Molecule: transfer RNA
Organism: bacterium
RNA sequence: GGCCCGUUCGUCUAGUGGUUAGGACGCCAGGUUCUCAUCCUGGUAACAGGGGUUCGAUUGCCCUACGGGCUA
Numbered sequence: 001g002g003c004c005c006g007u008u009c010g011u012c013u014a015g016u017g018g019u020u021a022g023g024a025c026g027c028c029a030g031g032u033u034c035u036c037a038u039c040c041u042g043g044u045a046a047c048a049g050g051g052g053u054u055c056g057a058u059u060g061c062c063c064u065a066c067g068g069g070c071u072a
Stems, first nucleotide, its partner, number of pairs: 001071007010025004018055001026044006048064004
């Protein structure tokens, strides 16, 4: 250099055109407890950036950035 794959809450992960973007851990608040932990309830917070297609894009297309793999 060429080809391929990936990028979603603080972390891990589900979601392959239309719904409030879901779950676990974490964090915060409350309940329980003499206190802490455990347990229960509620909350918090996310689609890498840009462009295009579409009535509508996290999803399908192009470019860029970053990470990984194969190849010369």